Large-subunit ribosomal RNA, half A from a soil metagenome, 1780 nucleotides, folded computationally. Rfam family: Bacterial large subunit ribosomal RNA. The full RNA is in RNAcentral, with records from SILVA. Model confidence (mean pLDDT): 83 of 100.
Context: one part of a larger RNA
């Protein structure tokens, strides 16, 4: 370390449970809100964190009613204090109170805050302060007022309004209106008028009483349901979309206006003295009364067999009145009577009573026992009882009779509500007939044209409806409609309005139910959940239940600092102890048994020794382990093919995928059957009954008219097509399909509505920053120079997208870092650093949009189109996954088509059912068609050699013609030899078709219907194409095989090769391929050969005297071959050539002689010769020798990577190699034998079949729930969990046993499903591995002491070290208690911890002057009116907000544990109020002037009226003229205006004083000089010291060597002219400003600004040191001078220069308008002075970065030495030693 067993831990599955959900039904209800809603914030309890309740009257107050003994809500105890029979708590009804925010409404605003006005009240002398009420905007109504412009209107003001505003789950009406998607692409179309946005309404909404349907019959408002009907239709006639009428039901309800006409009133016009009119007649009288237009009101009137008005006629009560008078008549009005109606519409408001219902409640039957069990009885047993009650829940387990309840019966002071009735009340009422052509019957309407929308209708033949633009009727003899249009006929009566019910929905209420869930389920939430947490925001969004019957929650003891544990005790149980029911698995252990240290791997299986144990018992069985051997490459998916080094999974547990609705087809089954069946709806408690509208079938054919067992075509009586001959229909079940998300998960994306510029880009407004050094432009000055210039020199000057270089900004290089310190940094260098610079604060621009010195950059750590939510379950011809079992059969990877090629349709092949019944197949025979293999060259072509030669070319010849020749070319023809997929004079085998016969009875064939899958194939053999007659290449074959989907044997191993097709079992037999020396079953078998190469046991051309066999050819005892000895000669140096050429450079020829033989020479060689050889010959030797061809087996050719490694190994040589012949044997899941099983056939003592992926078919198991049953089991122990045993063909089963557990659970039948997991980089949780590994985040500690259980890290001391333009100190932002004190140590702290920015408790922030508000404005925001816009809303005036700016009054010291410009001390200042004092002005008085009103007078003008007048005007005309009428003239009164006089209330005044006018506030950048101060240094001044060791009383050492605001003075310096007159500009006015003119002045005077200094403040405070003190605590207190240096700070918003020309408003001053009877100013005293912030961190451990993070973060202060410096180095004050 492995296996096993036992016992634990961890963990939280399973079972059981349920307080919570989900769904449905019924009832009731259905709006709330300015009388302040919905929703919140903050408070509220004696002690109070959360929830609940409530609101400063605050877990409550008052009244009425109920109720009747306890109560002060819940988590959640406890303490304290109370209430209650004089009725508490509690419940119901009504009322009171009800902070602040929010429509939010006095104004503002960053919601829950800030700031006001007015009235009244409180308080004060008064201001401040407090309380109550009130004050928004818009609309409507009324009144008042009132422009341009007379009336008027607009506008303004006031009053009134139970008017509006905002909210609400779904439902409803309307205005706008997508896209994904589908169409296998896409544009019309679809999705869809959906999503979404917006407006509006209500408890419902809409619609609604026919200008309707229909069809020659009729219906009679609307809405909703069924049906019609997936019909008619629409439609790239694609995908798809899709009515209506009729019929059946629910409900049921109808009305009012406009107009004609009459009257009254108003208004305008007209009329004019009687003619119209005043109801009629007569008389009289009146007469602005009449008529016309318009408006208002009243009456009238409301219809389509047209209606009404007007007119005429008839009928019908009483009283009163009547608008000119009298009489008579008629008419009208009012009231009553009579009649009718009524509270949801109708014309219109209600009230009360009775009755009922709801909102608290009340009564409500009946059981006991037991020595049964148990902790407990409700269980068991026994004997009873009630029941209009046996629903349900609780009680220690399962209860009709224990408790609450249940059936049933009762009940309301008050409030709400309903129906009916009644009463009161209210409202309505003439009726009827007739005549006619007199009037009315809804106008920018109908209609038409054009452009659109909606409807089933997509522009179509397109009616009807609605909208926009333009034109534009009629009034009943009219008008509209009936799907273009016309005629006829029919229907209706538009252009006004209201209308219940039936219908939709369910946020909330009440009650009930569930073949719904039961904590990974059910809501996201059973629990302090829309919480924690994440995000700037919109938005996103969890986890988390269980002790026990009862806390009886462990007193006490022990160990321990604690945590925790051991005893004891409680309890039925404590492995029920709060991390608590049960308590699985992964995972982690402890103990014991066996095994393992020479042994290689899917880890098992078969065989099996040993060891340990048990039983029974003496030899067997069983359990655990497993030395050794045989065989053996996981699972899933995807694939031609996976152990694959192709995918997926760390492991375990739970969750996790073909469902449902409707329609269709088929099968099964059931009912009825030429019929079958109802739908909505109605009745009923239900079961059920009714309901026949409708649907399917019963007849078809045709395009249709139509005809009909036929019909269509057609001339046809012909033929042909489709029919006629076989029953359907309605349920239920199953399979499949269509439509829906449709098996589950998965995009990138598209569209809509919103949220984001705290990051970043650009811009706007307002502020801030840039040490120091260098250079030296223009200009200016001086000198030179010139006619004058130019120009030169010097100086001055201080420019510059100038130079160097810190802060600051950037990010070029390198290294590091890369699971970082850091999701972009560090270190060392680098670039810019007065500029197009950097930066703070506030603001603007928003997604097809912004912004962009432009990189497609940036827009909150992802941008070629942000983010969030929604459409949405988008779509995905793609990938992955898809869960129990058994039985039968069993494919395909092909054809055709395809924007098709990895998809799909049809066919092919599978399966299941039905029909046919040998039709199939094989063989034989016979008969056919055919053009392949082969062959051939006759055709078509290709192609070689020769012959012959036409023709052509060359040469010769040639005057021409002709000819000759040719090693050129070359047709035809001939000879020889060839080639062909697209050649064939020929031409098989096989195959194919047909017939007959035989064999065969097979999961054969064929037809039809249901359901598929497949349409990626692979290799081998054969035949072919491509390729290289390459490929483990590619394509084809109606060729075959195997794999795929096939296991077994062989090929070492090896899908496709060889053998062979596995139902199961057997320690039986026979064989196949292949084997038989050992590994390893079977021959070291038989016979004769071959191979020597380990060939066998990889390979070619080529090479070789390897070796065996065969054949034929030479030579050879007349002596071959090889070796050895000898010869190898002469003519001749052949000729030529050549310098030479003699056998041997070359050319020609190649003879002869001798001889045994010898070439005019095979090589070597020479300058050429020579020389050596060879051929050839003789001798010697003595037997074979030489060469060729065919063939068996071998050799060379032969080089690769870890190691032999090319027989599987050992090893093998007359074989264990090779070839041949043979005898045996082995060898498989084949065959046989024996024994079961299943299926099919169908009765046989039987036969056959049973490999299997996709797929088809069949039969079962289990889970959860329902119902009946067993009148089942169960505390004497259910489920679950852990084991064992037993059973079955499998899924599985056991009411078998033991343990655990502690309350439920099963059997059988039927039914219903959220019904079965190993994989989806699945989801959630737990837990491994890596691993005690990486790491512990820039840096110096040491010693001593302290407390403590414990100390490297805490506290104290000493020393040491670090920062020091910071690592110090102070602000702003941001954070939000982190601050201080005491206590703690679980967790957090990268280690420890006694410590902490951690936890607990308590405490802490004090302001007239600091910052903000009560003051102002910028960018920008909002915005009354207004303009624009479908809506939402956008813009914007007046205004109103808005600091980053402007304005504005306090300093020093002290003090706490924690605050201080805030408290205290001292000294100031600002505003306001009151009082007092003082200077002064005014009213009043007098005088003077005078506007208006008033009076008088005169007389002018304008206007008006009347008259005259009459033009060159206009109209008419009989052309004669007439009428109207401006100018002009005259007159009258009124009005307006102007003049004179009188009169004088009043005014002119002090003072205040705008919201108006003016000034001022008020502004850039750069530069340099000056005057100061802060600060620093030194110092003779002060205090202390005088030495552990030689010197040190000294020019020795150490320390110190200060103080504000305010007030007074007004310096350095800077700036400004003063006065008078006029004036038309400054929206009115002005004495102000501006402008014009004048006088004076100009080194000045005067005025303004102005640091600093001095004095005072200060007889004060501070102050080294000393004294005292453990702490608590303080006390005394010297010097405090001068010099030098010196700022980036102040003077200074100054001055100079420059060009880019550099906020606004208020405070403040002046002016007037106006107000005005008392008032200003100064001083003093007293008083008042509100709200918010204030702790602490703030370059960081407290902010932004997920962290106690090497990053980022704006401003102020700025010491010493050296230095130009804020660089740098070292120091001071101060702060740290950085959490291993």
């Nucleotide at each position: 370390a492995g296996c096993c067993a036992a016992c634990g831990g961890u963990g939280g599955a399973u079972g059981c449970c349920u307080u919570g959900g989900c769904g449905c039904c019924a009832g009731a209800u259905g709006c709330c809100g300015a009388u302040g809603a919905a929703g919140g914030a903050c408070g509220u309890g004696g002690g109070u964190g959360g929830c609940u309740g409530c609101g400063a009257a605050a877990a409550g107050c008052c009244a009425c009613g109920g109720g009747g003994a306890g109560c002060u809500g819940c988590c959640g105890a406890c303490c304290a204090a109370g209430c209650u029979u004089u009725g508490a708590u509690c419940c119901g009804u009504g009322g009171a109170u009800a902070u602040c925010c929010c429509a939010a409404u006095g104004g503002g605003g960053a919601a829950a805050c800030c700031c006001g006005g007015c009235u009244g009240g409180g308080g004060u002398c008064a201001u401040g302060c407090c309380c109550a009420g009130u004050c928004a905007c818009c609309c409507c109504u009324g009144c008042c007022u009132g422009a341009a412009c007379a009336c008027a209107u607009a506008g303004g003001g006031c009053a009134g309004g139970u008017g509006g505003a905002g909210g609400g789950a779904a439902c409803c009406g309307g205005g706008g209106g997508a896209a994904c998607u589908g169409a296998a692409a896409c544009a019309u179309c679809u999705c869809a008028g959906u999503a979404c946005c917006c407006c509006g309404a209500g408890g419902a909404a809409u619609g609604g009483a026919a200008a309707g349907c229909a069809a020659c019959u009729g219906c009679g408002a609307c809405u909703c349901c069924c049906c019609g009907a997936g019909u008619a239709g629409c439609g790239g006639c694609g995908a798809g979309c899709g009515a209506a009428a009729c019929g059946g039901g629910a409900a049921g309800a109808g009305c009012c206006c406009a107009a004609a006409c009459c009257g009254u009133c108003g208004u305008a016009g007209u009329g004019g003295u009687a003619c119209a009119g005043c109801c009629u007649g007569c008389c009289g009288g009146c007469g602005a009364u009449g008529c016309u237009g318009c408006g208002a009101c009243g009456g009238g009137g409301u219809u389509g067999u047209g209606g009404g008005a007007c007119c005429c006629g008839c009928c019908a009560g009483a009283a009163g009145g009547g608008a000119c008078g009298g009489c008579a008549g008629a008419c009208c009005c009012u009231u009553c009577a009579g009649g009718g109606a009524g509270u949801u519409a109708u014309c219109a408001a209600g009230u009360c009573a009775u009755c009922g219902a709801g909102g608290a409640g009340u009564g409500g039957a009946a059981g006991c026992g037991c020595u049964c069990u148990g902790g407990a009885a409700a269980g068991g047993c026994g004997c009873g009882c009630c029941a209009c009650a046996g629903a349900g829940g609780g009680u220690a387990a399962u209860g009709g009779c224990c408790c609450c309840g249940u059936a049933c019966a009762c009940g309301a002071a008050c409030c709400u509500u309903g129906a009916a009735u009644g009463a009161c009340c209210u409202c309505c009422c003439g009726g009827u007939g007739g005549u006619g052509u007199u009037c009315c019957c809804a106008a920018g309407u109908a209609g038409u044209a054009c452009g659109g929308g909606a409807u089933c209708c997509g522009g179509g033949a397109a009616a009807g409806c609605c909208c926009g633009u333009a034109c534009g009727a009629a009034u009943c003899u009219g008008c509209g409609a009936g799907g273009a249009c016309c005629a006829c006929c029919u229907c209706g009566u538009a252009a006004g309005g209201c209308u219940a019910a039936g219908u939709a929905c369910a946020c909330g209420c009440u009650g009930g139910c569930g073949a719904c869930c039961g904590a990974u389920a059910g809501u996201g939430c059973a629990c302090g959940a829309g919480u924690a947490c994440c995000g700037u925001g919109a938005g996103g969004g969890a986890a988390a239940g269980g002790u026990g019957a009862a806390a009886a929650g462990u007193a006490c003891c022990c160990c321990g600092g604690g945590a925790g544990g051991g005893g004891a005790g409680u309890g039925a149980a404590a492995u029920a102890g709060a991390a608590c029911c049960u308590g699985a698995a992964a995972c982690c252990g402890u103990u014991g048994g066996c095994u393992u240290a020479c042994a290689a791997g899917c880890a098992g299986u078969c065989a099996g020794a040993g060891c340990g144990g048990a039983g029974c018992u003496u030899g067997c069985u069983c359990c655990g382990u497993g030395a050794u051997g045989g065989c053996g490459u996981g699972c899933c998916u995807u694939u031609u093919g996976a152990a694959g080094a192709a995918u997926g999974a760390g492991c375990c547990g739970g969750c996790g995928a073909g469902u449902u609705a409707c329609c269709g087809u088929u099968c099964g089954u059931g009912g009825c059957g030429a019929g079958g069946u109802u739908a909505a709806c109605c009745c009923g408690a239900g079961a059920g009954g009714g309901g026949g509208a409708g649907c399917c079938g019963g007849a078809g054919c045709g395009a249709a008219a139509g005809c009909g067992a036929g019909u269509c075509u057609g001339a046809a009586u012909g033929g042909g097509g489709c029919g006629u001959u076989u029953a359907g229909u309605c349920g239920c079940g199953a399979a499949c399909g269509a439509u829906a998300g449709a098996c589950c998960c998965g995009a990138a994306g598209c569209c809509g509505a919103g949220u984001g510029a705290u990051c970043u880009a650009u811009c706007c407004a307002u502020g801030g920053g840039c040490a120091g050094g260098c250079u030296g432009a223009a200009g200016c000055g001086a000198g030179g120079g010139u006619a004058a210039g130019a120009c030169c020199u010097c100086g001055u000057g201080g420019a510059g997208g100038g130079c160097c270089g810190a802060a600051c900004c950037c990010a070029c290089c390198a290294a590091g870092g890369u699971u970082g310190a850091a999701a972009a940094c560090u270190u060392g260098g680098g670039g810019g650093a007065u500029g197009a610079c950097c930066u703070g604060u506030g603001g603007a621009u928003a997604g097809g949009g912004g912004u962009g010195a432009a990189a497609g950059g940036c827009c909150a750590a992802g941008c070629a189109a942000a983010c969030u939510c929604g459409g949405u379950g988008a779509u995905a011809g793609c990938u992955g996954g898809u869960u129990c079992u058994c039985c039968c059969c069993g494919a395909a990877a092909u054809g055709c088509a395809u924007u098709u090629a990895g998809g799909u349709g049809c066919a092919g092949c599978g399966u299941c059912g039905g029909g046919c019944g040998u039709u199939c197949a094989g063989c034989a025979u016979c008969g056919g068609a055919g053009g392949u293999a082969g062959a051939g060259c006759a055709c078509u072509g290709a192609a070689u050699g020769g012959g012959c030669u036409a023709g052509g070319g060359g040469g010769c010849c040639u005057a021409c013609a002709a000819g000759c020749u040719u090693a050129c070319u070359g047709a035809c023809c001939c000879c020889a030899a060839u080639c062909a997929a697209a050649c064939u004079c020929c031409g098989a085998a096989u195959g194919c078709c047909g017939a007959u016969g035989c064999u065969c009875c097979a999961g054969a064939g064929u037809c039809u219907g249901g359901c598929a899958g497949u349409g990626a194939g692979a290799c081998c053999a054969c035949g072919a194409g491509g390729g290289a007659u390459g490929a483990g290449c590619u394509u084809c074959g109606u060729u075959g095989g195997u794999c795929a989907a096939a296991a077994g044997g062989g090929a070492a191993a090896c899908a496709g090769c060889c053998c062979a097709g596995a139902c199961c079992g057997c320690c039986a037999g026979c064989u196949a391929a292949g084997g038989c020396c050992c590994c390893a079953a079977a021959u070291u078998c038989u016979a004769g050969g071959c191979u020597a190469a380990g060939u066998g046991g990889a390979a070619a051309a080529c090479g070789a005297u390897g070796u065996g066999g065969g054949a034929a050819c030479g030579c050879a005892g007349a002596g071959a071959c090889a070796g050895c000895c000898a010869g190898g000669a002469g003519g001749u140096u052949g000729g030529c050539u050549u310098a030479g050429a003699a056998g041997c450079a070359g050319c020609c020829a190649c003879c002869c002689u001798u001889g045994a033989a010898a070439g005019a020479g095979u090589g070597c060689g020479u300058a050429a010769u020579a020389g050596c050889u060879c051929a050839c010959u003789g001798g010697u030797c003595g037997a074979g020798u030489g060469a060729u061809c065919c063939u068996g087996c071998g050799c060379c050719g032969a080089c690769a990577a870890u190691g032999u490694a090319a027989c599987g190994g050992g090893g093998c040589u007359c074989a264990a190699g090779c070839a041949c012949a043979g005898u045996g044997c082995c060898g498989a899941a084949g065959c046989u034998g024996c024994g079961u099983c299943a299926u099919g056939c169908g009765u046989a003592u039987g036969c056959a079949u049973g490999g299997g992926u996709a797929g088809g078919g069949g039969a079962g198991c289990g889970u959860c729930g329902a119902u009946c049953u067993c009148u089942g089991c169960a505390g004497u122990g259910a489920a679950g969990c852990g084991a064992c045993c037993g059973g079955g063909g499998a899924a599985c089963c056991g009411u078998g046993u033991c343990g655990u557990g502690g309350a439920g659970c099963g059997u059988g039948g039927u039914c219903g499903a959220g019904u079965g997991c190993g994989a989806a980089u699945g989801c959630c949780g737990g837990u491994a591995u890596g691993a005690g590994u990486a790491g512990c985040g820039a840096a110096c500690g040491a010693g001593g002491g302290g407390g403590g259980a414990g100390g490297a890290a805490c506290c104290c001391c000493u020393c040491c070290g670090c920062c020091g333009a910071a690592u110090g100190c102070c602000c702003a932002a941001g954070g939000g208690u982190u601050c201080c004190u005491g206590g703690g140590g679980a967790a957090g702290g990268c280690u420890c911890a006694u410590c902490c920015g951690c936890c607990c408790a308590g405490g802490g922030u004090u302001a007239g002057u600091c910052g903000g508000g009560a003051g102002c404005u910028a960018a920008g925001g909002c915005g009354a009116g207004g303009u624009c816009g479908a809506a939402a809303g956008a813009c914007g005036u007046a205004g109103u907000c808005g600091a980053u700016g402007c304005a504005c009054a306090a300093c020093a010291g002290g003090u706490u544990g924690a605050u201080a410009u805030u408290c205290c001390u001292g000294u100031a200042c600002c505003a306001c109020c009151a009082u007092g004092u003082g200077c002064g002005c005014g009213c009043c008085c007098a005088a003077c002037c005078u506007a208006a009103u008033g009076g008088c007078g005169a007389a002018g003008c304008g206007a008006u009226c009347g008259g005259g007048g009459g033009c060159u005007g206009c109209c008419c005309u009989u052309c004669g003229g007439g009428g109207c009428g401006a100018a002009c003239c005259c007159g009258g009164c009124c009005c307006g205006u102007g003049c004179g006089c009188c009169g004088g209330c009043a005014g002119g005044u002090a003072g205040c004083g705008a919201u108006g006018g003016g000034g001022g506030g008020a502004c850039g950048c750069a530069g340099g000089a000056g005057g100061g101060u802060a600060g620093g240094u030194c110092u003779a001044c002060c205090g202390g010291g005088c030495g552990a060791u030689g010197g040190u009383u000294g020019a020795c050492c150490c320390g110190g060597a200060g103080c504000a605001a305010g007030c007074a003075u007004g310096u350095a310096g800077g700036g400004g002219g003063a006065c008078c007159g006029g004036u038309a500009g400054g929206u009115a006015a002005a004495u102000c400003c501006g402008c014009c003119g004048g006088u004076c002045a100009u080194c000045a005077a005067c005025c303004c600004c102005g640091a600093g200094a001095u004095g005072u403040g200060a007889u004060g405070c501070c102050g080294a040191a000393c004294c005292g003190c453990u702490u608590c605590a303080g006390g005394u207190g010297a010097a405090g001078u001068g010099a030098c240096u010196g700022a980036u700070c102040c003077c200074a918003u100054g001055c100079u220069g420059c060009c880019g020309a550099g906020a606004a408003a208020a405070g403040c001053c002046c002016c007037u308008a106006g107000c005005g009877a008392g008032c200003u100013c100064a001083c003093a005293u007293g008083g008042u002075g509100c709200c918010c912030g204030u702790a602490c961190c703030c370059c960081a451990a407290a902010c932004c970065g997920a962290c106690u993070c090497a990053g980022g973060u704006g401003g102020g202060c700025a010491c010493g030495u050296a230095g130009a410096g804020a660089a740098u180095a070292c120091g001071a004050a101060g702060g740290c030693g950085a959490u291993c």